[in-house]
RNA sequence: GGGAAUAUAGCUCAAUGGUAGAGCAGUAGGCUUUUAACCUAAUGGUUGUGGGUUCGAAUCCCACUAUUCUCA
Numbered sequence: 001g002g003g004a005a006u007a008u009a010g011c012u013c014a015a016u017g018g019u020a021g022a023g024c025a026g027u028a029g030g031c032u033u034u035u036a037a038c039c040u041a042a043u044g045g046u047u048g049u050g051g052g053u054u055c056g057a058a059u060c061c062c063a064c065u066a067u068u069c070u071c072a
Stems, first nucleotide, its partner, number of pairs: 001071007010024004018055001027041004048064005
């Protein structure tokens, strides 16, 4: 230098163009002599950045950034 993949909650990951979810962690409460376990509830998001298409974009298109892999 060429090619490819990934980027979504604190972490690991979902989501057929139509109101972004789950598990774990954390918080509050219940239960328990206490802890753990268990149960309940609420909370947590500029879907990497910037544009384009569309009535409507996490999703389609383009550029860029970061990381990883690969070819020379």